This is a predicted structure of an 82-nucleotide RNA (c-di-GMP-I riboswitch aptamer) from Solirubrobacter ginsenosidimutans. Rfam family: c-di-GMP-I riboswitch aptamer. Rfam links the family to the GO term cyclic-di-GMP binding.

RNA sequence: CUGAAAACAAGGCAAACCCGCCGUGAGGUGGGGACGCAAAGCUAGAGGUCUCGCACGGACGCGAGAUAGCUCGGCCGCCAGC
Numbered sequence: 001c002u003g004a005a006a007a008c009a010a011g012g013c014a015a016a017c018c019c020g021c022c023g024u025g026a027g028g029u030g031g032g033g034a035c036g037c038a039a040a041g042c043u044a045g046a047g048g049u050c051u052c053g054c055a056c057g058g059a060c061g062c063g064a065g066a067u068a069g070c071u072c073g074g075c076c077g078c079c080a081g082c
Stems, first nucleotide, its partner, number of pairs: 001081003012037002017032006035069001041075003045072003048067007
């Protein structure tokens, strides 16, 4: 620097669901549990989706949040090859 595919090695993470706790909520978190994941490691910059509030006859709008396992981007990393 590259990783299209496969293999080798060490392993890693943990969807849905269940229980506890936090939150108005989306959702988060601890434990159980594995659908899957080469970044399913970190990051909320851009978009998307979702929640709450305000406004608006409705839609459009504005503000504050959530989501990284929605897409793109940024940073770090195992292994392999050069």
Its mean pLDDT, the model's own confidence on a scale to 100, is 83.
The source organism's lineage runs through Bacteria, Thermoleophilia, Solirubrobacterales, Solirubrobacteraceae and Solirubrobacter.